[in-house]
RNA sequence: AGAGUUUGAUCCUGGCUCAGAACGAACGCUGGCGGCGUGGUUGAUACAUGCAAGUCGAGCGGGAACGGUUCCUUCGGGGGCCUAGUACAGCGGCGGACGGGUGAGUAACGCGUGAUCAACCUACCCUCAGGAGGGGGAUAGCCAUUCGAAAGGAUGGGUAAUACCCCAUGACACUACGGCCUCGCAUGGGGCUGGAGUCAAAAGGUUGGGAUCUUCGGACCUUCUGCCUGAGGAUGGGAUCGCGUCCUAUUAGCUUGUUGGUGAGGUGACGGCUCACCAAGGCGGUGAUGGGUAGCCGGCCUGAGAGGGUGGACGGCCACACUGGAACUGAGACACGGUCCAGACUCCUACGGGAGGCAGCAGUGCUGAAUCAUCCGCCAAUGCGCGAAAGCGUGACGGUGCGACGCCGCGUGCAGGAUGAAGGCCUUCGGGUUGUAAACUGCUGUCAGGGUGCAGGAAACCACGGUCGUGAAUAGCGGCCGUGCUGACCACACCCAAAGGAAGCACAGGCUAACCUCGUGCCAGCAGCCGCGGUAAGACGAGGUGUGCGAGCGUUGUUCGGAAUUACUGGGCAUAAAGGGUGCGUAGGCGGCUUGGCAAGUCAGGUGUGAAAGCCCCCGGCUCAACCGGGGAAUUGCUCUUGAUACUGCCAGGCUUGAGGCCGAAAGGGGCAAGUGGAAUUCCAGGUGUAGCGGUGGAAUGCGUAGAUAUCUGGGAGAACGCCGAGGGCGAAGGCAGCUUGCUGGGUCGGUUCUGACGCUGAGGCACGAAAGCUAGGGGAGCGAACAGGAUUAGAUACCCUGGUAGUCCUAGCCGUAAACGUUGGGCACUUUGCUUUGGGGGCCCUGAUGCCUUCGGAGCCGGAGCUAAUGCGUUAAGUGCCCCGCCUGGGGAGUAUGGUCGCAAGGCUAAAACUCAAAGGAAUUGACGGGGGCUCACACAAGCGGUGGAGCAUGUUGUUCAAUUCGAAGCAACGCGAAGAACCUUACCUGGGCUUGACAUGCUAGUAGUACAAACCUGAAAGGGGGCGGACCUCUUAACGGAGGAGCUAGCACAGGUGCUGCAUGGCUGUCGUCAGCUCGUGUCGUGAGACGUUGGGUUAAGUCCCGUAACGAGCGAAACCCUUGUCGUCUGUUGCUACCGGGUCAUGCCGGGCACUCUGGCGAGACUGCCGGUGUCAAACCGGAGGAAGGUGGGGACGACGUCAAGUCAUCAUGGUCCUUACGUCCAGGGCUACAAACGUGCUACAAUGGCGGGUACAGAGAGAAGCGAUACCGCGAGGUGGAGCAAAUCUUCAAAACCCGCCCCAGUUCGGAUUGGAGGCUGCAAUUCGCCUCCAUGAAGUCGGAAUCGCUAGUAAUCGCGGAUCAGCAACGCCGCGGUGAAUACGUUCCUGAGCCUUGUACACACCGCCCGUCAAGCCAUCCAAGCUGGAAGCACCCGAAGUCCGGCGCCAAUAGUCCGGCCGAAGGUGAGUCCGGUGAGGAGGACUAAGUCGUAACAAGGUA
Repeated sequence: AGAGUUUGAUCCUGGCUCAGAACGAACGCUGGCGGCGUGGUUGAUACAUGCAAGUCGAGCGGGAACGGUUCCUUCGGGGGCCUAGUACAGCGGCGGACGGGUGAGUAACGCGUGAUCAACCUACCCUCAGGAGGGGGAUAGCCAUUCGAAAGGAUGGGUAAUACCCCAUGACACUACGGCCUCGCAUGGGGCUGGAGUCAAAAGGUUGGGAUCUUCGGACCUUCUGCCUGAGGAUGGGAUCGCGUCCUAUUAGCUUGUUGGUGAGGUGACGGCUCACCAAGGCGGUGAUGGGUAGCCGGCCUGAGAGGGUGGACGGCCACACUGGAACUGAGACACGGUCCAGACUCCUACGGGAGGCAGCAGUGCUGAAUCAUCCGCCAAUGCGCGAAAGCGUGACGGUGCGACGCCGCGUGCAGGAUGAAGGCCUUCGGGUUGUAAACUGCUGUCAGGGUGCAGGAAACCACGGUCGUGAAUAGCGGCCGUGCUGACCACACCCAAAGGAAGCACAGGCUAACCUCGUGCCAGCAGCCGCGGUAAGACGAGGUGUGCGAGCGUUGUUCGGAAUUACUGGGCAUAAAGGGUGCGUAGGCGGCUUGGCAAGUCAGGUGUGAAAGCCCCCGGCUCAACCGGGGAAUUGCUCUUGAUACUGCCAGGCUUGAGGCCGAAAGGGGCAAGUGGAAUUCCAGGUGUAGCGGUGGAAUGCGUAGAUAUCUGGGAGAACGCCGAGGGCGAAGGCAGCUUGCUGGGUCGGUUCUGACGCUGAGGCACGAAAGCUAGGGGAGCGAACAGGAUUAGAUACCCUGGUAGUCCUAGCCGUAAACGUUGGGCACUUUGCUUUGGGGGCCCUGAUGCCUUCGGAGCCGGAGCUAAUGCGUUAAGUGCCCCGCCUGGGGAGUAUGGUCGCAAGGCUAAAACUCAAAGGAAUUGACGGGGGCUCACACAAGCGGUGGAGCAUGUUGUUCAAUUCGAAGCAACGCGAAGAACCUUACCUGGGCUUGACAUGCUAGUAGUACAAACCUGAAAGGGGGCGGACCUCUUAACGGAGGAGCUAGCACAGGUGCUGCAUGGCUGUCGUCAGCUCGUGUCGUGAGACGUUGGGUUAAGUCCCGUAACGAGCGAAACCCUUGUCGUCUGUUGCUACCGGGUCAUGCCGGGCACUCUGGCGAGACUGCCGGUGUCAAACCGGAGGAAGGUGGGGACGACGUCAAGUCAUCAUGGUCCUUACGUCCAGGGCUACAAACGUGCUACAAUGGCGGGUACAGAGAGAAGCGAUACCGCGAGGUGGAGCAAAUCUUCAAAACCCGCCCCAGUUCGGAUUGGAGGCUGCAAUUCGCCUCCAUGAAGUCGGAAUCGCUAGUAAUCGCGGAUCAGCAACGCCGCGGUGAAUACGUUCCUGAGCCUUGUACACACCGCCCGUCAAGCCAUCCAAGCUGGAAGCACCCGAAGUCCGGCGCCAAUAGUCCGGCCGAAGGUGAGUCCGGUGAGGAGGACUAAGUCGUAACAAGGUA
């Protein structure tokens, strides 16, 4: 310090999310030790049990027992002494108001900070002054009696005090009145003084005492202490004030003791604190009142800071103590462990009554995600209460325990150790990794364990000794010194032993450090965001490995940060969210030049305060650290004070430039009112006139023979104002348009004429405010929601047409909204230019029209700097600054609900939340698309010719059927396609029968001479299974026998095999856009960037072909060329080809010998390049025409296919990753199937006939193929074919034309067309034609008479038509495919339309890219919300009733008085009743909303989205 996420990509806006730190935490997994901290955040829920506040005998009076001992005894017991003046209770004093807990309440002088009290109190403590005289009567305890279950009482008797009371004394105290002095801050304060009145006490306690007295208790002296009065201090408290202190205006008005006064009461004290009377005030937009929430602070967390969050532990303050109320006592309380009353709850009860209050420490139950030990321990320390003290008490506290809850520290070993062991995992099978890790060797000893020793927290009180002071005192007391006494709990050191007892958690797709394998297969699951998972998952689960941290690690929750995402520091508002519709104006904010004064703001110095702790710095103590101690700094603040006076402010004075006035002038649809005009429309009347008019894309409804439309004349009505007229004018905006008049607002220009800052903005407020709408009354020609009809359409509640009511118009009044837009608030100032226009002024030139220069005001266009995300803005700013107002803070929900308010209503204004999404958006870019535009091309259309779609058949496909009808191909670009040959085979499918190292490959082990091989024979459909006559081979070695090995075979192990799956894991190959002209790169330039330029433009081309221009200059892949073929010529070659010429021969034929001229064969060359001429064109490229030429503008044809698209096709050609099968998904065999057949489609063939059919005659090719082949002549057969075999491995032989042409018949007919189908008879191939071949002959002779919608091919040797050949192949379902030649047309005006394509441009909400995107109703599920008859709960207040305790007041009774009881009164908690208010819960039903899988209906929006 940033990162991820909107897009195909980009920049911006903007939200969401992450990385950090923190926690009183919780949960999951794991867990060795120690130190220091910390631990009921929920229920201020209910509490069993124990303890948490007592102490003093030196204030007082009483006063045991157990036990021990002793005496007596009637043996039951009794007495004395010790226990012991002890325990115990009581009176009295002090303390129980501190300490400890909790945060319910409280938005408040509660808290914080700073002041004030001249309006106050303060026990114990300290200092000073004075005093402490004399009396008195009670009462608890106790005893007796008695009530009660108990808790608790009642009556009588007796008793003490530092308890209580009276008298005296009496001040510097208090009260009232005087005098003097002094001070201040208004009331007033302080000091001195005069007399008057009023109030006190405990002659107490205690230590010691040589002397004096004694009733032997003591007095007295002394010491200490206690007591009373007053003054002061200290401490603690009370009261008051300035400032600060959360959210809400969907709370705007609140208040009657309220605000003030007078008087009184009350208090420690001021005060409406309370009361009587008087006045009518007081508070509030600087937010009163109400509602919600909350203890506040020092601090703590976070942050660079400013801020934000928070207030647990520690410290300060406050509040509370079961809930509510109240007082008493007291220095202090309205009192946590006191009292009274009421209420709820719990407990006891003898039912009559009683008792209780853990938010003290432990502990328990329920609750909760969650928070510890009751029978651990101690008062040793620190502190507190009491006491003279010893001491007692102390759940304060000091410690210990439990919990990884947090922070800090330590350890789980260290060194060596490569055969890089084993095992695991991965693997390309080579290895890699775990990994020096382990084993093993050596060493060490922290912690834990056992043992031993020992520091510090401890110094006091006190005791003893000494010394000083006090004192009559060597006594006592006090100070100091020395010695002794006191530890709940914990350190450290040494020794022993042994590597021994001690590592996990999360993560590994990106953010974010870290990657592989297997399993799973949109399942299971993950996920903070983006997102993973649908068979090769680095994202799920597991394993291995790695990364991070480490006694912890993750998760969840919360806070701050990042977030400049509330912007003070530090944001914005043309288009992203955001300028109020406009003006006037109140409060407020801001404000020109100048002089003087003041010193409030401001600045500087000083003062007090800002507690301690904490943070920071330094030093120090625990071995370090955490932790702790000391010092400093800081505490940014507030108060007081001194000074400064530039700026702001305030006061006073002046000025003219801001603002306004006055005079003069001109412009204008500015406003209101009245009057008036012409054109058009429509209606009415009349004339002329006749069959239509009107309307549309085309029609119809409608009008018209009762006379329309058209036309003429006259009349009526209402509304709007053509031309001028304009990017022109005016107005604040809305808005304003014939003409005239009246009234009236504003602005502008000119003038040194006046005032003298009078200004700007403007929350609330007020006014104006298009259209539509509303109320009342008019008016109503045209237009025209609704409505009706006609069309269109699948529908058409629309677009179009014919009608037509509200309305549109006027008057009066509402409404108050608009894309009320320049989507741009108002004002002022400043900052380069050019052009146009409008209203004024000045100057110059000129005869004049007019022109030119300049200045002020307005309206526009283009552009500079600058700004902007970009687009763009640009002196009319969106530039640079200042002032004021309004508004924004992700999208949806929603401008909705609810509340309030305005309105007659419609509705307006104000204005949320739950829930939901990870985006929603702006500008620009590249594409794609458009029922957008421009240019251009193509058999794309058009012009033609011939077809398909109808028939029959062939063939392929779908579908169906089947045991199987194997599989694939699917718009173009699947469908005579893979298949250039399915009867068996092929064959992959089905049925049945077999085999299992296998039909096929390689390797290893073992065996193998009667072995391999194998004849007969048996079984079987075959495969296979039996069977076994016979019977080997190769290499080495040996003289030989023989031995060893191999091949083969057998058995076994590795493995083979798979046309099983995945073409969406792939290679290769192929199709397609498309032979379309495109696709890119380097450098450079422009742009924040995606990108652009280049490649666009002007011409031209078949072409991104070429030329010119040009921020581009070049280049590459494509196009073209190079290659093949064909067309012309030359040359070479000359057989198997050719035959002009010479010769020979034949009925005839290059048949033969020459020949190689010609044709031809096939090598090599030539030729064509817009080269030449003319014209056009930009002096270009090029185009047009011409010449020459076999060929002319790429001559014809072919091969050749850019970057890429379609997850296009193919795992079944082949190859191949993964996966699956392994006596089967492999393999062999027989038979069947792939040939099925209701139906549909594609591609073809043959036809429907006379341009024909049939019969006869006759002529002319090219390119191929041929040995298990082509097969001649000849013969046989009607024919298919057969016999036969010449020739030919082929320019030699064989195969070889048909249409055409000539002659004849047919005569328009389902025919002499057409040939399907069927019957019969044959032929050929083949092991075999039944399923299921082809061909022939005879007979049969179907549909079909040119084909609906629709649709295909073709631009020249093309279409059409005619035949021929080849591959595959035994044969053939071939009418297919691939080639070959013969005959041989028609048409193209042209580019509007259909289809496709290219370039430029435009719009876009598309980018899976229009087969896109996307809206609303309905149906279903689910979620939250709103309304709702009601039902129900809570809160606060009001009115009334009742009225406890208690303070205060009053009163009867008594001779009187005080107090108490009692009675009454005011107030008064809880309770009751009532009318309302506010906030919740629930609610049949209703409403809209969000989300959800591929539901239904339409097509609204995005392109001109098909009606912008």